Description:
Predicted 3D model of an 80-nucleotide RNA (c-di-GMP-I riboswitch aptamer) from a Solirubrobacteraceae bacterium. The model forms 95% of the base pairs in the Rfam consensus.

């Protein structure tokens, strides 16, 4: 330094639910709360999943999801 990841020590992130707001809608963003995260930190690149519209019902088009997998770029701390 990789690789790894402890009942480690600092900080960090928030599933579900509740209030606000935005959005046709999947969601989103604030706020509370705390299930769980060592990449639960960026990116829709390949499956996938959901959504509107549109359809000759074969599917196409625009779109969410990064806390569904894989992949890419970063980046804290340190025992074994």
């Nucleotide at each position: 330094u990789c690789c790894c990841g402890a009942c480690a020590a600092a900080g960090g992130c928030a599933c579900c639910c509740c209030c606000g707001u935005c959005g046709u809608g999947a969601g989103g963003c604030g706020g509370g709360c705390u299930c769980g995260c060592a990449a639960a930190g960026c990116c829709a690149c390949g499956g996938g999943a959901c959504u509107u519209c549109g359809u000759u019902c074969g599917c196409g088009a625009a779109g969410u999801c990064a806390g569904c997998c894989g992949g890419g770029c970063u980046g804290c701390c340190g025992a074994a």